Source information:
Archaeal signal recognition particle RNA from a Candidatus Bathyarchaeia archaeon, 316 nucleotides, folded computationally. Its Rfam family is "Archaeal signal recognition particle RNA". The family's RNA type in Rfam is non-coding RNA gene. The family is grouped with related families in Rfam's "SRP clan". The RNAcentral record of the sequence draws on ENA. It is recorded under the gene name ffs. Its mean pLDDT, the model's own confidence on a scale to 100, is 76.
RNA sequence: UGGCGGGGGAUCGGGGAGCCAGCCGUUCCCUGUCGCCCGAAAUCGGCUAUAUGCGGGGAUCCGUUAACCUUGGGGUGAGGAGCCGCCGAGCAUCGGUAGGCCUCAUCUGUCGACGAUGAAACCUUGCCCCGCCGGGCCGACGGAGGAUGGGGUGCUCCUGUAGGGGAGUUACCUACAUCCUAACCGCCGAACCCGAUGAGGCUCGGGAGAGAGCAGUCGUAAGGCGGACGGCUUGGCGCUGGUGGGAGAACAGGGUCCAGAAGGCAUGUGGGAGACCGCCCCUGUGAGGGACUCCGAACCUCAAGGGACGCCGCCA
Numbered sequence: 001u002g003g004c005g006g007g008g009g010a011u012c013g014g015g016g017a018g019c020c021a022g023c024c025g026u027u028c029c030c031u032g033u034c035g036c037c038c039g040a041a042a043u044c045g046g047c048u049a050u051a052u053g054c055g056g057g058g059a060u061c062c063g064u065u066a067a068c069c070u071u072g073g074g075g076u077g078a079g080g081a082g083c084c085g086c087c088g089a090g091c092a093u094c095g096g097u098a099g100g101c102c103u104c105a106u107c108u109g110u111c112g113a114c115g116a117u118g119a120a121a122c123c124u125u126g127c128c129c130c131g132c133c134g135g136g137c138c139g140a141c142g143g144a145g146g147a148u149g150g151g152g153u154g155c156u157c158c159u160g161u162a163g164g165g166g167a168g169u170u171a172c173c174u175a176c177a178u179c180c181u182a183a184c185c186g187c188c189g190a191a192c193c194c195g196a197u198g199a200g201g202c203u204c205g206g207g208a209g210a211g212a213g214c215a216g217u218c219g220u221a222a223g224g225c226g227g228a229c230g231g232c233u234u235g236g237c238g239c240u241g242g243u244g245g246g247a248g249a250a251c252a253g254g255g256u257c258c259a260g261a262a263g264g265c266a267u268g269u270g271g272g273a274g275a276c277c278g279c280c281c282c283u284g285u286g287a288g289g290g291a292c293u294c295c296g297a298a299c300c301u302c303a304a305g306g307g308a309c310g311c312c313g314c315c316a
Base pairs, nucleotide, nucleotide: 001316002315003314004313005312006311008062009061010060011059012058013031014030015029016028017027021048022047023046024045025044036057037056038055039054068306069305070304071303072302073301074300075299076298079295080294081293082292084290086289087288090285091284092283095280096279097278099277100276102272103271104270105269106268108266109265110264111263114260121256122255123254124253125252126251128246129245130244131243132242133241134240135239136237137236138235139234140233141230142229145180146179147178148177149176150174151173152172153171154169155168156167157166158165159164184227185226186225187224188223194219195218196217197216202211203210204209
């Protein structure tokens, strides 16, 4: 002097916000490098002005002008914070205007349904609304009471050997007959506990006959359907006659008159309206931009300073 290893010194990002008494970290944001990895950490992790993380691992650089670090000056400057009698798209509210849209009238032009089987205009009637007097149609609701007779039940009396028979009756019922009434007609309608009648069978009886009574038949009640009826019941109407009043736009019938004509479209003119679109003003808000001040990553540049025990082992 060189090589290898050890030891030592360094680098592997920085800034802002937030948190904190304060400094770091985990969080968020900004901005860099060729350039680290793993673990835990807001009830938090590590610290105390020597605070600019903690624990573990790794890579790289440095032998005197060390590597590297710090401070100060200048320049460029991402980004952040503050501030502003600055600009400002947009938005909201009040107001204005009347250009658009809408609307009325009118001039001109144009088209023009319809029109001598009669346009527009005018007169009249009807259609429409209200009241009154009728009709028509369709519904709702309604069905009771009474008189006489007959029959039955109950009761009283008399009578027979049984079934039973006879007489009376101021009570009750009545589905039967006739009548009054608008309360009537037709059809259906009860296994028995509704009525009448009641084959067979049953009961009594010597018999004659009598009694209770199922089915059937006839009828009736509740109820149903349809029709008729309305006694001082009641509602409605795509219907209709008459009459009085009203309203009268369209339409229709009739009449007068005699040739046009409702309406559409375009342009112009004059009004109206003020919701919407447009424009203007005030106020507020406001993305974004800008000026100023401060902080400031990163980069460039100048200057100053700090920076190891100048180490140990082996080999040449």